RNA sequence: GCCCCCGUAGCUCAGAGGCAGAGCAGCUGACUUUUAAUCAGCGGGUCGGGAUUUCGAAACUCCCCGGGGGCA
Repeated sequence: GCCCCCGUAGCUCAGAGGCAGAGCAGCUGACUUUUAAUCAGCGGGUCGGGAUUUCGAAACUCCCCGGGGGCA
């Protein structure tokens, strides 16, 4: 330098154009002598950044940034 993959909640990841989700973690409550476990509920997101297409973009297209891999 060229090519491919990844970037979404604190962490691990879903989400193939129509309200952003799960598990774990956190908080509150129930239960328990207490803790743990279990059960119920709650909060938490500029979807890496900017632009494009579209009535509508996390998703499409382009350019950047970051991480990983391959070739040279």
A computed fold for a 72-nucleotide RNA from Agromyces sp. Marseille-P2726, annotated as transfer RNA. It was read from a public genome assembly. Its Rfam family is "tRNA". Lineage of the source: Bacteria > Bacillati > Actinomycetes > Microbacteriaceae > Agromyces.